[in-house]
Annotation: A computed fold for a 253-nucleotide part of an RNA from a Bacteroidota bacterium, annotated as large-subunit ribosomal RNA, domain VI. Taxonomically the source falls in Bacteroidota (Bacteria, Pseudomonadati). The sequence was found in a public genome assembly. The prediction has a mean pLDDT of 88.
Context: one part of a larger RNA
RNA sequence: CGCGAGAAUAUUGAGAAGAUCUGACUCUAGUACGAGAGGACCGAGUUGGACAUACCGCUGGUGUAUCAGUUGUGCCGCCAGGUGCAUUGCUGAGUAGCUACGUAUGGAAUGGAUAAGCACUGAAAGCAUCUAAGUGCGAAGCCAACUUCAAGAUGAGUAUUCUAUUGAGGGUCGUAGGAGACUACUACGUUGAUAGGCUAUAGAUGGAAGUGCAGUAAUGUAUGGAGUCGAGUAGUACUAAUUACCCGAAAGC
Numbered sequence: 001c002g003c004g005a006g007a008a009u010a011u012u013g014a015g016a017a018g019a020u021c022u023g024a025c026u027c028u029a030g031u032a033c034g035a036g037a038g039g040a041c042c043g044a045g046u047u048g049g050a051c052a053u054a055c056c057g058c059u060g061g062u063g064u065a066u067c068a069g070u071u072g073u074g075c076c077g078c079c080a081g082g083u084g085c086a087u088u089g090c091u092g093a094g095u096a097g098c099u100a101c102g103u104a105u106g107g108a109a110u111g112g113a114u115a116a117g118c119a120c121u122g123a124a125a126g127c128a129u130c131u132a133a134g135u136g137c138g139a140a141g142c143c144a145a146c147u148u149c150a151a152g153a154u155g156a157g158u159a160u161u162c163u164a165u166u167g168a169g170g171g172u173c174g175u176a177g178g179a180g181a182c183u184a185c186u187a188c189g190u191u192g193a194u195a196g197g198c199u200a201u202a203g204a205u206g207g208a209a210g211u212g213c214a215g216u217a218a219u220g221u222a223u224g225g226a227g228u229c230g231a232g233u234a235g236u237a238c239u240a241a242u243u244a245c246c247c248g249a250a251a252g253c
Base pairs, nucleotide, nucleotide: 001152005163006162007161008160009159010158011157015149016148017147018146021049022048023047024046025045026044027043033038051106052105053104054103055102059100060099061098062097066093067092068091069090070089071086072085073084074083075082076081110144111143112142117137118136119135120134169247170246171245172244173189174188175187176186177185194240195239196238197236198235199234200233201232203229204228205227210223211222212221213220214219
């Protein structure tokens, strides 16, 4: 821009893409078969590999949020206690998020038309013949079925609802993230929990500072699962989402 007014929501599916993989073992059954050696079809089940999709409850990884320990050095006048720099100084843990090495699921079943092939009926050709007319079975393959996209499918579909100055709807702007390069998308904008703050807490770290006690002291211990943090969860208008502005249909040819 189009889809013969303008919108919102929900859809149909022409068409397109993806997937379609495979091993071993057990039973049937040491059965059928075979002199024996050996050893099935068919059917039923169990368990894997690779691949794919989703997710983070478990097991791990990361985790320059966080907590703790510690070395050198500078600073806060000194002690104590902190803080800067040294690859995040180094080391030990680690929430959320993201993840695989983790977990879950999938390939199926079924139907249709067939290939090679196997047949029925059956002439030409009194026989025979699967074929010439006619009919049937038959594959991991084909068409459906499964998953996803999909009306620019210009053949532009369908349904419901809303809107004529009391203007439907959309945008700008702002607070943000289940989104994200930007845009877009999604949630919210006081009739409000959208983000921050605050409160509580799942959880992380692992026993704070100060003080008391023991010890000459390093240190230990009590107060006290302490203090600190808390990307998650719940609550709470304290702060910021103010006021507002813009676009937007004269329609039946």